[in-house]
Order: sequence, then C1' cells, then structure tokens
RNA sequence: GGGCGCAUAGCUCAGUUGGUAGAGCAACGGCCUUACAUGCCGUCGGUCGGGGGUUCGAGUCCCUCUGCGCCCA
Repeated sequence: GGGCGCAUAGCUCAGUUGGUAGAGCAACGGCCUUACAUGCCGUCGGUCGGGGGUUCGAGUCCCUCUGCGCCCA
C1' cells in the first nucleotide's frame, strides 16, 4: 500500500423485511439471613464509533473518516 471483518449499556453479546433499542453479568434498592454468600423481586444504565447522504421513517441501505483484528505484498 491492497483486500476482508469488527465497533450497540460498565463487561460479554443479540437485534429477523428499514417501523417502540434488548438479554446475561455487573451496579443500586428491597426481600431473605444473627451476619455474609446463594436465591427472589425491582430499579438504574444507550451521541447504536464520528460526520454526511437516501427515505415519511436508519442500529439496519449508500459515501467518507477514525480505531481494532486477520490475510496478501
């Protein structure tokens, strides 16, 4: 330098045909316990990597940039 892939909650990851953004764990509160752990219930938590475009509507489609990984040279 060229090609391919990945980027979504604090972490690990889903998201079906473009139509209300989710799960587990973590955190916090409650129940339980003499207490802790386990368990149960609930709550909180998102510029969907940045910018632009298409569309009535974009996490999803298109362009571009950034970071990371793999392959080739």
Model confidence (mean pLDDT): 81 of 100. Predicted 3D model of a 73-nucleotide RNA (transfer RNA) from an uncultured bacterium. Rfam family: tRNA. The family's RNA type in Rfam is transfer RNA. It was read from a public genome assembly.